Predicted 3D model of a 484-nucleotide part of an RNA (small-subunit ribosomal RNA, 3' major domain) from an uncultured Verrucomicrobiales bacterium. The coordinates come from a structure-prediction model, not an experiment, and the mean pLDDT is 82. Its Rfam family is "Bacterial small subunit ribosomal RNA".
[in-house]
Context: one part of a larger RNA
C1' cells in the first nucleotide's frame, strides 16, 4: 500500500422495518439433479445453473445409439489422366441411402466438311477436404457479475533512504469523485451529469387511407334523432419543426459561496417518468457446440449418406411457472370500452353447414383504406357455504385440423368421467405509483405445435414508509493485524 475484523464513526440500496401478493402444502407444464437405457447428443452448476444455449426435437433439426452403406468424399481450390461418357427420364434390387443397367446432350473458337482446341462434366491417382473431436487453464471476440456503485487514475511540483504518501485527505452538501470552501499543491484524463431515443403540455406547418363541430342534400321518423352523399381542416389523430423547465422568481434558514425548506406561475418544479449507455478492474467466472483461432487428435473413420430408435424413458430430489382450493366467486344471458403489432405459398369479413373445434365460400386488403381482434368492468338471473353449479387431473369414446407420416411422440373440439385440493411446517421470494394486485390482446420462431415460456401493448388499479437497533451488499474515513 491493499485485504480481512463477531473494531469504530459517517452514508446508501425493497438491506430491514411498514405494508401487498406470492413460493414452500395440492394438481399439471417445464428446466436441473439422479436413477434407467443400445442412446437416453453437448454445454451451463452459489449470488451470477436450473421456462438457460433452445426464439418452436413427430422426419428434418440432430451433435447420441442400432443398422445399413460410402471412401479425393455432401463441400473448396490445383496437378495429372480418361472418356463424350452430364442433368433428366426409365428398368431392377432396397427400409432408404446406395448399386446395377439402359436411355440420353451442350456452349464457345477454328473450318465448306471430317475434325481439333477450350468450357462445363465424367473416371481414376494426387495434394487436400472434412470433424459439434480434446484443450475457454494456449487464444480473438462477445458476455454474465460487483454495480449505473462513485469510483480508478495520470503529468508537473512537493515530501519519504525506500515501498509510498500528497493530490483523491479535512468542514458542509449531493443521486454522484455532484458542487463550495479550506489545504503543498496545480492542473488533467476515464467514470457522473449533460448531449441521443420515448413519453407528458403548446404552437406552426401537414389533411388522405384519418378526423365530422359547423353548412348543404337525400333517405327512414309526428318529432328528438339515425344513416348516407357532399362541403370543410375546426377538434382527434398522423408525421415533421418549434417553445417549455433554468432553483429563473418569492420567503425563510445556513449566511462565505455552495446548498436546504416552503411558496408563486406553469401540463409538468428541483436529474419531471422511463430507455439506451456500464469506469480502472474481480471472478484463469461463462463460451473451442454460433463463428474465427494456436496446439494436440481421427484420416476405408472420431469423416459422409441413410432408415428406425433416442433426446419425451421414471422409485424419486430441487428450481421456475400455470390452475386451484372458491361467494370481492362460479355458471347462464345481456352489453360496452383499447393499444401495441401482424398478413402474400398471407390475413382473411359479410353469407351458408357443423352443439363445436372446423368446413364451404370467397368480398376486400402488398394495407391511418382491407384483415387478425378484446377480457375484466357493467346489467338481469341462478347457485346457498357443500368436496359443491368449487376445482379441473385422470381415463374412455367419438370428432376436427397441420403433415409424406402424429405408435413410440403433436394441438383443438364434443359428450362422459371427475382425482388431489378447504389457503399450505421450517423457511423464503418479488414490489415504493399508474408501481404491486389483477384481466385480456399482438409479435418472434414456425407445416403444425406440447407456449402455462419469452418480448412487448393497453384495461381496471391499491396498501404502506415511525425509523436505520438489527440482517444482506455497498461507499468513505478511521483503528488492529502474526494475511498478500
Nucleotide at each position: 500500500u491493499g485485504a480481512c475484523g463477531g473494531g469504530g464513526g459517517c452514508c446508501c440500496g425493497c438491506a430491514c422495518a411498514a405494508g401487498c401478493g406470492g413460493u414452500g402444502g395440492a394438481g399439471u407444464a417445464u428446466g436441473u439433479g439422479g436413477c434407467u437405457u443400445a442412446a437416453u447428443u453437448c454445454g451451463a452448476u452459489g449470488c451470477a445453473a436450473c421456462g438457460c444455449g433452445a426464439a418452436g426435437a413427430a422426419c428434418c433439426u440432430u451433435a447420441c445409439c442400432u443398422g445399413g452403406g460410402u471412401u479425393u468424399g455432401a463441400c473448396a481450390u490445383g496437378c495429372a489422366u480418361c472418356c463424350c461418357u452430364a442433368a433428366g427420364c426409365g428398368c431392377g434390387u432396397g427400409a432408404a441411402a446406395g448399386c446395377g443397367c439402359g436411355u440420353g446432350a451442350g456452349u464457345c473458337c477454328a473450318g465448306c466438311a471430317a475434325u481439333g482446341g477450350a468450357c462445363a462434366g465424367u473416371u481414376u491417382g494426387c495434394a487436400c477436404a472434412g470433424g459439434u473431436g480434446c484443450u475457454g487453464c494456449a487464444u480473438g471476440g462477445c458476455u454474465g457479475u460487483c454495480g449505473u456503485c462513485a469510483g480508478c487514475u495520470c503529468g508537473u511540483g512537493u515530501c519519504g533512504u525506500g515501498a509510498g504518501a500528497u493530490g483523491u485527505u479535512g468542514g458542509g452538501u449531493u443521486a454522484a469523485g455532484u458542487c463550495c470552501c479550506g489545504c503543498a499543491a496545480c492542473g488533467a484524463g476515464c467514470g457522473c451529469a449533460a448531449c441521443c431515443c420515448c413519453u407528458g403540455u403548446g404552437a406552426g406547418c401537414u389533411g388522405u387511407u384519418g378526423c365530422c363541430a359547423c353548412c348543404u342534400c337525400c333517405a327512414c321518423g309526428u318529432g328528438a334523432g339515425u344513416g348516407g352523399a357532399g362541403a370543410g381542416c375546426a377538434c382527434u389523430c398522423u408525421g415533421c419543426u418549434c417553445a417549455g423547465a433554468c432553483u429563473g422568481c418569492c420567503u425563510g434558514g445556513u449566511c462565505a459561496a455552495g446548498c436546504c425548506a416552503g411558496g408563486a406561475g406553469g401540463a409538468a418544479g428541483g436529474u419531471g417518468g422511463g430507455g439506451a449507455c456500464g469506469a480502472c478492474g474481480u471472478c484463469a467466472a461463462g463460451u473451442c457446440a454460433g463463428u474465427a483461432u494456436g496446439g494436440c487428435c481421427c484420416u476405408u473413420a472420431c469423416g459422409c449418406c441413410c432408415a428406425g430408435g433416442g433426446c419425451u424413458g421414471c422409485a424419486c430430489a430441487c428450481g421456475u411457472a400455470c390452475u386451484a382450493c372458491a361467494a370481492u366467486g362460479c355458471c347462464c344471458g345481456g352489453u360496452a370500452c383499447a393499444a401495441u403489432g401482424u398478413g402474400a405459398a398471407c390475413c382473411g369479413a359479410g353469407a351458408c353447414c357443423g352443439c363445436g373445434a372446423g368446413g364451404u365460400g370467397g368480398a376486400g386488403g402488398a394495407a391511418a383504406u382491407c384483415u387478425c381482434a378484446a377480457a375484466a368492468a357493467c346489467c338481469g338471473g341462478g347457485c346457498c357455504c357443500a368436496g359443491u353449479u368449487c376445482g379441473g387431473a385422470u381415463u374412455g369414446a367419438a370428432g376436427g385440423c397441420u403433415g409424406c407420416a402424429a405408435c413410440u411422440c403433436g394441438c383443438c373440439u364434443u359428450c362422459a368421467u371427475g382425482g388431489a385440493g378447504c389457503c399450505g411446517g421450517a423457511a423464503u421470494c418479488g414490489c415504493u405509483a399508474g408501481u404491486a394486485a389483477u384481466g385480456g390482446c399482438g409479435c418472434a420462431u414456425c407445416a403444425g405445435c406440447u407456449a402455462c415460456g419469452g418480448c412487448g401493448c393497453c384495461g381496471u388499479g391499491a396498501a404502506u414508509a415511525c425509523g436505520u437497533u438489527c440482517c444482506c451488499g455497498g461507499a468513505c474515513c478511521u483503528u488492529g493485524u502474526a494475511c498478500a